Context: one part of a larger RNA
This record gives sequence, C1' cells and structure tokens, in this order.
RNA sequence: GCCUGCGAGUUAGUGCUCGGUGGCGAGGUUAACCCGUGUGGGGAAGCCGUAGCGAAAGCGAGUCCGAAUAGGGCGGUACAGUCGCCGGGUCUAGACCCGAAGCGAAGUGAUCUAGCCAUGGGCAGGUUGAAGCGCCGGUAAGACGGCGUGGAGGACCGAACCCACUUAGGUUGAAAACUGAGGGGAUGACCUGUGGUUAGGGGUGAAAGGCCAAUCAAACUUCGUGAUAGCUGGUUCUCCCCGAAAUGCAUUUAGGUGCAGCGUCACGUGUUUCUUGCCGGAGGUAGAGCUACUGGAUGGCUAAUGGGCCCUACCAGGUUACUGACGUCAGCCAAACUCCGAAUGCCGGUAAGACAUAGCGUGGCAGUGAGACUGCGGGGGAUAAGCUUCGUAGUCGAGAGGGAAACAGCCCAGAUCAUCGGCUAAGGCCCCUAAGCGUGUGCUCAGUGGGAAAGGAUGUGGAGUUGCACAGACAACCAGGAGGUUGGCUUAGAAGCAGCCACCCUUGAAAGAGUGCGUAAUAGCUCACUGGUCAAGUGAUUCCGCGCCGACAAUGUAGCGGGGCUCAAGUACACCGCCGAAGCCGUGGCACUCACACGUGAAACUUAGCAUCGACUUGAUCGGUGUUCAGGUGUGUGGGUGGGUAGGGGAGCGUCGUGUGGGCAGUGAAGCUGCAGGGUGACCUAGUGGUGGAGCCCACACGAGUGAGAAUGCAGGC
Repeated sequence: GCCUGCGAGUUAGUGCUCGGUGGCGAGGUUAACCCGUGUGGGGAAGCCGUAGCGAAAGCGAGUCCGAAUAGGGCGGUACAGUCGCCGGGUCUAGACCCGAAGCGAAGUGAUCUAGCCAUGGGCAGGUUGAAGCGCCGGUAAGACGGCGUGGAGGACCGAACCCACUUAGGUUGAAAACUGAGGGGAUGACCUGUGGUUAGGGGUGAAAGGCCAAUCAAACUUCGUGAUAGCUGGUUCUCCCCGAAAUGCAUUUAGGUGCAGCGUCACGUGUUUCUUGCCGGAGGUAGAGCUACUGGAUGGCUAAUGGGCCCUACCAGGUUACUGACGUCAGCCAAACUCCGAAUGCCGGUAAGACAUAGCGUGGCAGUGAGACUGCGGGGGAUAAGCUUCGUAGUCGAGAGGGAAACAGCCCAGAUCAUCGGCUAAGGCCCCUAAGCGUGUGCUCAGUGGGAAAGGAUGUGGAGUUGCACAGACAACCAGGAGGUUGGCUUAGAAGCAGCCACCCUUGAAAGAGUGCGUAAUAGCUCACUGGUCAAGUGAUUCCGCGCCGACAAUGUAGCGGGGCUCAAGUACACCGCCGAAGCCGUGGCACUCACACGUGAAACUUAGCAUCGACUUGAUCGGUGUUCAGGUGUGUGGGUGGGUAGGGGAGCGUCGUGUGGGCAGUGAAGCUGCAGGGUGACCUAGUGGUGGAGCCCACACGAGUGAGAAUGCAGGC
C1' cells in the first nucleotide's frame, strides 16, 4: 500500500417542550405498595387542568401601584384539558466517535546510571632522578659546592585498562549511538569485580537540569478516568421538494457564543406582496457657485496704518523701488463652505399588469455569523498592490454548459431524462477547427495588427484657415548686392560682423550703418534684397485617421494558441449569409404542484345540515336509519415547475431478530456463481444452469449492536 472483517446521535428520567396518534373529557391520571400470575384487581397520597393579580398578608373577574371612583401594569369578557404510545428538539448524565499535554492517590523500581559504604582485584616496558643519607671539598663552626647513594612525583614516553577531541563511513545502519584512521589519561581527584545503601517535589549530582532500567524542568505501574478539549479528524443506503449565510448588536469577545437577519416545515390570514404609469411628499449628494456666509488663495487699481529718510523745541509737514488693512476690478479652491441644485433612490396614494415554493402572523427544526472577485460611488495607502475598509449591483461561494488558447469571481446562458431533428446568444467563419481566403468603399507597409509613457520626426491619408504665383511664384542656375562711410563712441586696433548708441541720406531694378563664416585689423566668401533663364504650382499653420522612434535578461522562437496572413486572413464604416450552448423550439417519458372534470362500484373515516324513529336524566342530550355537502385516496385534461453546499421537509430500499397468517425444501434450503431479465434509485428475480448439503421465503405489524472509502482508524492476511 491493497484486500477482508470491525468501527461513530445510543440509553435512562411517570424531566421540559412541540408535532402525530389513541383513551377519557371540565376533568384526566395514578406512584410506592398490596392481593397475586390474570399483560388481572386494588391503592386518591400526589400531579396537571378548571382564575387571576400581588413580594406578601390577601382580595378575586378582577387585582397591584396609588389619597383616588384618576391613570397605568398584568388578567377576564372566543378558543380543553389530561394520561399513554411514537417522533423532532432540549436538560441532566461520558451523551455521536477517536485524540492531549496534564492534576491527584496508592504502590513498584539504584541488575542501567549518580553518590557513598564494606571487601577484593588491576596498571607491559622505558625515562627523569626530589628529600634524606654517605664520602670529599669548604668554614672558627656553619652555610654552601662536588661525587655517589637513594627512589619522590594528581612527574615524562607508551601497551593492557579507561575516555571520547578530529575526520571519513554508516543514517529503511552490522548497531535505537556503531566502525575505520588518528587523539587524551595511563601510581591516580586512577580503573574495576562482588555485596550493600539513598526513591519521585524525592534521591544523587567536580552542576550538563545531568542521571534515577533505550523514559526525566519531576520515573514507572494501577486507579480517580470514558479527566477536560470554544480545537483537528472522522461519522456508513436511495430517490423527491425547497434552499441559506459569511451581516447588525453584545461578549476576558474576535477561528466561540446569545438575540436579530437570511432557510425550511406546519397552521392561520388572503393580495396585504412585486413591477410600471400617474399624483403628492421629505431631502442637500453629483454638479455648480462664492461682493450669498465661513475659510483658503493670485494679479491690477486705490490707499489707511506702521517702518525708513529729511525737517523739526512741541504740534505739524515733506518724501519713499518698504509693509500693505479696508474698498474695488478680474481670475480661482473646499469632506467637516452653500445664494443654488439635479438624476437615481426612499415614503404615501391611485390605476393597470404579474397569481407565484408572493407578503404578513404564530409555532417546530436549522445552518450561518473567516467570504472572494468584477463594475460603479467613497475612505486609508503613493488617485500602489491578486492591498485594506464601507456603500451599491452582479457572479462565484452552492452553478454545470458555450466563449475568453489554457483560466472559481469576466462575457453569453441557469443542466428533470432521452433524441444521429431545428433556431439562436456571446464569440466566430484561410488551415489546425464547425461556419465567407463573403460584398462595397477607404486606410495601414509598421508583421503595426500581435505589450508601454513623457518626448521627438518633411512617414502617409483626410478636412480647414492663410501667404506668394503665367503682370512668372517656390527650388536650381547666371548676374548684381553700390555710394556718403572705416556712421559715432570705445579701443593698441573695432573698417557691416568684441561691445555701447543711433540706424539716416543718395544712386538706383535692387542692396541692412548689415544674416552667418572669416581677419590682429583690413581683405575674402555668403545672406537679406533685385534682374535674367526656366515654366506651374509653392510656403506657413490648425484639427482628425493610421503608422515610425523612444523599446535592454537570463533553457528555445516565447508579448497572434500555432501554421501562416499585406487591394489581408490587419483596420474603419456599411451590408448579406452561415456556424455556434445542457439557452429556445420539435417529439416522447418521469416527478412535484395548481386548476377543472369524472367516479364513488366495493370498503372506511370525520364533520355539518335536513328528514324520520326510539330512549330517558326534556337537553346546546344520546342512539339508529335515509339523504346531501366537504376532505383524503383514484383516473383524465390543461397550466406551471424540477442546478444546488450548510440545512429543513417528504417517500422508500436493504440487513438481523420477534409475533400472526401463508408458502418452499434431500425430487436439494441458505450461501457462492454463469446466463437472461425488471425497477427512477437504494435494489429485485417472473426464469434457467452449475456448485453446495439443511434450512429458508412472502405479507402485515413490531424491535434494533441496521447499511463503510476515508478517522496518520483497529485486527488479520498478502
């Protein structure tokens, strides 16, 4: 890992509450217990109901507060309860199952290991050579020195022994700590055998929170114990109907919970609901505006005040390239400004349409209370974020299908089933790939299309405005481009051309007191301007369409999905076709629901009315018969509906057993298995073979240890 089996909402309480169902009914019912064995009889204590209000005394269809006959609160003036059984939920219990780390109690452990005690054992070999002692020297005597002897040391080197510093391997190991090669200690605070001792908030510790039996910031075993777990995981058959939430308030609260909101089911009410039109309202947003306020803020005019300077004994006065209120003119800004002011939305009324699993009320049961993205309106942030936080709408969540190459939240569209029929949506129609290399007129040459900005540019097409132009423009070529004058100043020089000032006059077709280059300054070249040659357009500017540059990244083109595409297969406008989905239509089937119709033939239930009969307790009585209406069940027709997580409701299948009735079986039960079939499904067998060898099935009720794929589930097998 797979297979097989096991594996999770149970049980108790004369608890509480709601629904279904049954008995009795203004009443209902017993409990313990007794007699006793008949699912019998007794047992009235108690409980619930029939009346409420008040804290209570108490009063009572009222009562309480209150001085009150006021006023108000809770009740009454409609509505039956109670006791069983079954079911939904809840409470108390382990309470759907598994899961802690932990806490406590009583015990068991020092054969591992830590320390200590007692008694034993061990340390090859080599080296160094302390004290002491002897002798000699030395001294007054010493001290001291030398040579020997001696054999000290947590001395030295190094096996056994002990340790574990480095590195390599090992890491499902040879091994739950090892192996190889090196390393440290090796007469000592040394190593070690045996026996003993210290015990869990305790021991022991040359101290690492180390060690105390592969377990230690409190051992192990059993018990309290099924501790607790607002947490994680798991929770087993089918079909049908409906179908959420991720919000508000509160919370030692934020991943939990309570109430409300939103779902479902039952009962009641019945258009109260929704949409649109019209009518009537409230409002201060978008926008806009501001000599309409509050503030901000730019420029001009005017100019008070203040400052500077001059003048001045004081008072005054003059002046000012300073400041600049108020006023005025013009142009602006505002979430916490408003003289104004929409569209939507909201409220009320009214009319029409919609008739539904609309609305509302009461009750049973819930889930949700982490939301996500997109569009629009805002706040925070950086007018950043697949960011965060509100409002509003949609989708996903809980939604399949088609498109966007692929792609929860985008676009189209809401899947009951079948169908080798049709029409469309978004999006597409050269090939991959269903359908047009469709039609018409343009644009684009950049593979733009098929990624990007500020900015830049005689790209190109279109629409304007304007200058010049056959009295000849623009470009090109030929020629002229002069004189006063080297204008004045400045300067070493300044002559058109360093700089400053001025910028005239003349001749002329035209020519600046000079556009640029140039010189030390001149010179020289050139331009403006003019004539000629030539012959038809040529400049400036604004707006629009499409393109160009700006444009650099790491495996391989890689920013059309690919091939490939240029009067497109790009792009703009217009048009005609077609393809295209689980949408819509056609045909057939199923289910749910509503309406209508039919049938009550048989049977049953309930209520009500009418007629009639009988009884008595003469009543809102009970019983019988007949008839009618309504409801449920059934059939048919028609309309509508049938995506679905959490969740609510309904109807069923299967397993094991019990009761009653019926049936099968050695002429072969169950089980297993082949074939053939049935049902919407869980499943089943009208049948027919094989195997097997003794019980089994059906109907109606009842009762559960009742359904397995998941829980790092448990056991076994492989």

Annotation: The part of an RNA shown here (large-subunit ribosomal RNA, domain II) has 718 nucleotides. The RNAcentral record of the full RNA draws on ENA. Its Rfam family is "Bacterial large subunit ribosomal RNA".